A computed fold for a 349-nucleotide part of an RNA from an uncultured prokaryote, annotated as small-subunit ribosomal RNA, central domain. Its Rfam family is "Bacterial small subunit ribosomal RNA". Its mean pLDDT, the model's own confidence on a scale to 100, is 89.
Context: one part of a larger RNA
RNA sequence: CUGGGCGUAAAGCGCGCGUAGGCGGUUUGUUUAGUGGGAUGUGAAAGCCCCGGGCUUAACCUGGGAACUGCAUUCCAAACUGACAGACUAGAGUGUGGUAGAGGGAAGUGGAAUUCCGGGUGUAGCGGUGAAAUGCGUAGAUAUCCGGAGGAACACCAGUGGCGAAGGCGGCUUCCUGGACCAACACUGACACUGAGGUGCGAAAGCGUGGGGAGCGAACAGGAUUAGAUACCCGGGUAGUCCACGCCGUAAACGAUGAGAACUAGAUGUUGGGGGGCAUAUCCCUUUAGUGUCGAAGCUAACGCAUUAAGUACACCGCCUGGGUAGUACGCACGCAAGUGUGAAACUC
Numbered sequence: 001c002u003g004g005g006c007g008u009a010a011a012g013c014g015c016g017c018g019u020a021g022g023c024g025g026u027u028u029g030u031u032u033a034g035u036g037g038g039a040u041g042u043g044a045a046a047g048c049c050c051c052g053g054g055c056u057u058a059a060c061c062u063g064g065g066a067a068c069u070g071c072a073u074u075c076c077a078a079a080c081u082g083a084c085a086g087a088c089u090a091g092a093g094u095g096u097g098g099u100a101g102a103g104g105g106a107a108g109u110g111g112a113a114u115u116c117c118g119g120g121u122g123u124a125g126c127g128g129u130g131a132a133a134u135g136c137g138u139a140g141a142u143a144u145c146c147g148g149a150g151g152a153a154c155a156c157c158a159g160u161g162g163c164g165a166a167g168g169c170g171g172c173u174u175c176c177u178g179g180a181c182c183a184a185c186a187c188u189g190a191c192a193c194u195g196a197g198g199u200g201c202g203a204a205a206g207c208g209u210g211g212g213g214a215g216c217g218a219a220c221a222g223g224a225u226u227a228g229a230u231a232c233c234c235g236g237g238u239a240g241u242c243c244a245c246g247c248c249g250u251a252a253a254c255g256a257u258g259a260g261a262a263c264u265a266g267a268u269g270u271u272g273g274g275g276g277g278c279a280u281a282u283c284c285c286u287u288u289a290g291u292g293u294c295g296a297a298g299c300u301a302a303c304g305c306a307u308u309a310a311g312u313a314c315a316c317c318g319c320c321u322g323g324g325u326a327g328u329a330c331g332c333a334c335g336c337a338a339g340u341g342u343g344a345a346a347c348u349c
Base pairs, nucleotide, nucleotide: 003321004320005319006318007303008302012317014201015200016199017198021194022193025088026087027086028085029084030083031082033081034080035077036076037075038074039073040072041071042070049065050064051063052062053061054060091191092188093187094186095185096184097182098181099180103177104176105175106174107173108172109171110154115149116148117147118146119145120144121143125136126135162169163168206247207246208245209244210243211242215241216240220236222234223233258316260314262312263311266294267293268292269291270290271289272288273287274286275285276284277283298305299304322349323348324347331342332341333340334339
């Protein structure tokens, strides 16, 4: 250098943006770097290979040829790739007009419920469990009515519904703001795709400083259960959960399926938009962008996938290469720490 792979067997980076690099639409001309062909020079000898010769043969020695797949110079060709110049609009983007949406950030605000506090009514239990007990209650609880405080989360709507690159996003209102889709035209003119490094975002838990603290609740202690019970069950309860700012950078970060564009039967549901037909209440046909189910060919070890591919082919990146040792040790980088990233070997089966 090469092979085969990556849904579940080892293997898709958690997800973006993007540098280098790789790769790149249609067309005209020029050039000839790559590319193809010819010629010349060179590619030491020996060896290898082929045809001969000499030792009785072989090894060995020896003659000739071929080969030395290369390099340099030069000539020819111009299809393809490149370079340069020009043109185009099917990729990509911009503008105009609309549409849907829990997309993001900030401020404000609403009701239900839990808890606590004050007051009224009222009296002996309440609570909890498989059964109990701890616990609460005659200093008046539970129940019920009125008032108040405070924090957190937003029932119904709600939907294999929507939005977002992923993590994720759900009461209502306002402000700021990102993206997507549709229709018809106009414009730019390949500006595209991917992306080593790099950089940003990134659930929960955890960490730092300062707030907040209703409910829930690791740790903790109590009651049960049990042979024991450092648990499951019950009564409490601190950190935390919430907010601001700053870290952490990991997850079964999952569709266990990288992103892009193309091609390849259908059927049926649903969301957003457009067009057409109406016997316009509503339905039907069609188109486009999503999101589901079933299924043909094909693929697959099977399960299954099947226009949202795991089918057919392309260009780019990441990753795998028997199990254990081990995501460990060491080194380095990052971090306040917890730890994270990178990541072996001896030995063993």